[in-house]
A computed fold for a 66-nucleotide RNA from Epilithonimonas mollis, annotated as Fluoride riboswitch aptamer (crcB RNA motif).
RNA sequence: UAAAAAAAAGGGAAUGGUGUCUCCCUUACCCAACCGCCCUAAAAAGCUGAUGGCGCCUGAUUAAAA
Numbered sequence: 001u002a003a004a005a006a007a008a009a010g011g012g013a014a015u016g017g018u019g020u021c022u023c024c025c026u027u028a029c030c031c032a033a034c035c036g037c038c039c040u041a042a043a044a045a046g047c048u049g050a051u052g053g054c055g056c057c058u059g060a061u062u063a064a065a066a
Stems, first nucleotide, its partner, number of pairs: 009026005016057006036047002
């Protein structure tokens, strides 16, 4: 000096915020990870969910109590 590996950093995980954990993407170019299901040529109609998992906050809906 170059390369490789590791670490770090950034981003993402179908409807808000946040903590934590997990996974994925970011390699020179092309290019990401991600953008639910069903149905359709494409739509319309229909279905689940504020989490990827867990905790808290907020919004919406229902019920009860003060």

RNAcentral holds the sequence, with entries from Ribocentre. Its mean pLDDT, the model's own confidence on a scale to 100, is 77.